[in-house]
RNA sequence: GCCGGCUUAGCUCAUUGGUAGAGCAGUUGAUUUGUAAUCAACAGGUAGGGGGUUCAAUUCCUUCAGCUGGCA
Numbered sequence: 001g002c003c004g005g006c007u008u009a010g011c012u013c014a015u016u017g018g019u020a021g022a023g024c025a026g027u028u029g030a031u032u033u034g035u036a037a038u039c040a041a042c043a044g045g046u047a048g049g050g051g052g053u054u055c056a057a058u059u060c061c062u063u064c065a066g067c068u069g070g071c072a
Base pairs, nucleotide, nucleotide: 001071002070003069004068005067006066007065010024011023012022013021018055026042027041028040029039030038048064049063050062051061052060
C1' cells in the first nucleotide's frame, strides 16, 4: 500500500428495519450464629464519531477513528 472482520451495560456477548437483552460483576432483601452458596428484586446503554436512505436504523449505504486478520 491492497482486501476483509470487529466496535452494543463495568466485562464477555446476543439482537437479520418497529420501545435494546442475557450471563458474570454491582446494590438491596430473604435464608444462615456468621461467611460462602442459593433464591428474589433493583440499578446500569444517547449501540465508537459524523453524514445519508426510510414513516421508523444497533440493523441498510457512506466517511472518519480505534482494534484485529490476510496479502504485498